[in-house]
RNA sequence: GCCCCCAUAGUUCAGUCCGGAUAGAACAUAACCUUGCGGAGGUUAAAACCGAGGUUCAAAUCCUCGUGGGGGCG
Numbered sequence: 001g002c003c004c005c006c007a008u009a010g011u012u013c014a015g016u017c018c019g020g021a022u023a024g025a026a027c028a029u030a031a032c033c034u035u036g037c038g039g040a041g042g043u044u045a046a047a048a049c050c051g052a053g054g055u056u057c058a059a060a061u062c063c064u065c066g067u068g069g070g071g072g073c074g
Stems, first nucleotide, its partner, number of pairs: 001073007010027004020057001029045005050066005
């Protein structure tokens, strides 16, 4: 230098192939309940689509560029 893959709650992942209405789960966190106490049990809540453009009635999903990570070739 060229090519390929990946990027979603604090963490680990699903959803992307084939665009669709409120983006979901587990663990963690907070509040409350429960309990003799509790780090155990229960309920509830907060929390995310890497950035910028484009296409579309509609984009996490498709396209382009960029950023970061991984891999291959030279």
Model confidence (mean pLDDT): 84 of 100.
The RNA shown here (transfer RNA) has 74 nucleotides and comes from Candidatus Iainarchaeum sp.
Its Rfam family is "tRNA". Rfam classes the family as a transfer RNA.
The organism belongs to Candidatus Iainarchaeum, within Archaea.
RNAcentral holds the sequence, with entries from ENA.